[in-house]
The RNA shown here (transfer RNA) has 72 nucleotides and comes from Adenocystis sp.
The organism belongs to Adenocystis, within Eukaryota.
The gene name in the source record is trnV-TAC.
RNAcentral holds the sequence, with entries from ENA.
It matches the Rfam family "tRNA". Rfam classes the family as a transfer RNA.
RNA sequence: GGGAGCAUAACUCAGCGGUAGAGUGUGUGUUUUACAAGCACGAGGUCGGGAGUUCAAGCCUCUCUGCUCCCA
Numbered sequence: 001g002g003g004a005g006c007a008u009a010a011c012u013c014a015g016c017g018g019u020a021g022a023g024u025g026u027g028u029g030u031u032u033u034a035c036a037a038g039c040a041c042g043a044g045g046u047c048g049g050g051a052g053u054u055c056a057a058g059c060c061u062c063u064c065u066g067c068u069c070c071c072a
Stems, first nucleotide, its partner, number of pairs: 001071007010024004018055001026042005048064005
């Protein structure tokens, strides 16, 4: 220098263009002499930045940034 992939909750990851989810973690309650485990109910996201297409974008297109890989 050329090409490809990835970026979503604190962490690991899902997510047919039509209400953003799970597990773990975390808070409260319950249970226990107590702790852990279990059970119940919550909090926590402007989906990496910007622009475009669309009635509607996490999803499609372009671009920037970061990381990883391949080729030279």